The prediction has a mean pLDDT of 75. A computed fold for a 77-nucleotide RNA from Sulfurovum sp., annotated as c-di-GMP-I riboswitch aptamer. Its Rfam family is "c-di-GMP-I riboswitch aptamer". The family is grouped with related families in Rfam's "c-di-GMP_I riboswitch clan". From the family's description: GEMM was predicted in a large-scale screen for bacterial structured RNA regulatory elements. Rfam links the family to the GO term cyclic-di-GMP binding. The model forms 95% of the base pairs in the Rfam consensus.
[in-house]
């Protein structure tokens, strides 16, 4: 220096539950324990896919469903 994420190490991120808050809803977002899990669970809704509204054309929502795309922490065997 690539490549890879199986063990180790250092740090980080937090699912679900409960609270408050936005929102017609999926769902966002803040808090208090707590850690189900994560090598991108950092960041793009441009592929597929679940979801919600909507009489309907449609209009969201999820990046912790999959795939890309892009930035990257450790680096001991």
């Nucleotide at each position: 220096u690539a490549c890879u994420g199986u063990u180790a190490u250092u740090g980080c991120c937090a699912a679900a539950c409960c609270c408050g808050u936005u929102g017609u809803g999926a769902a966002g977002c803040g808090g208090a324990g707590u850690a189900c899990g994560g090598a991108a669970a950092g960041c793009c809704a441009c592929g597929g896919g679940u979801c919600u509204c909507u009489u309907g054309g449609g209009a969201g929502a999820c990046a912790g469903c999959c795939a890309g795309g892009u930035u990257g922490c450790c680096c001991a065997a």